The RNA shown here (transfer RNA) has 75 nucleotides and comes from Nanoarchaeum equitans Kin4-M. Its mean pLDDT, the model's own confidence on a scale to 100, is 82. RNAcentral holds the sequence, with entries from GtRNAdb. Its Rfam family is "tRNA". Rfam's curators write: Transfer RNA (tRNA) molecules are approximately 80 nucleotides in length. Their secondary structure includes four short double-helical elements and three loops (D, anti-codon, and T loops). Further hydrogen bonds mediate the characteristic L-shaped molecular structure. tRNAs have two regions of fundamental functional importance: the anti-codon, which is responsible for specific mRNA codon recognition, and the 3' end, to which the tRNAs corresponding amino acid is attached (by aminoacyl-tRNA synthetases). tRNAs cope with the degeneracy of the genetic code in two manners: having more than one tRNA (with a specific anti-codon) for a particular amino acid; and 'wobble' base-pairing, i.e. permitting non-standard base-pairing at the 3rd anti-codon position. It is recorded under the gene name tRNA-Glu-CTC-1-1.
């Protein structure tokens, strides 16, 4: 410089293809409560995220368009 992939809480992921079903699930970590003589294990509850900007829609984490910031291949 072409090209492709990916970016979702404090950390790993599902969800994107095929827009709406329900509050963006689930694991894990933090907090508080149970339990236990105590920790530790279990159970409960709760906190907390769609990289940023524009566009299409009645609606966008989902589709487009551009930029960023990882990653790989050509040259």
């Nucleotide at each position: 410089g072409c090209c492709c992939c990916c970016g979702u809480g404090g950390u790993g992921u599902a969800g994107c293809c095929a827009g709406g079903u329900c509050u963006a699930g689930c694991a894990u970590a933090c907090g508080g409560g149970g339990u236990u003589c105590u920790c530790g294990u279990c159970c409960c509850c709760g906190u907390g995220a769609c990289c940023c900007g524009g566009g299409u829609u009645c609606a966008a984490a989902u589709c487009c368009c551009g930029g960023c910031g990882g990653g790989g291949g050509c040259a």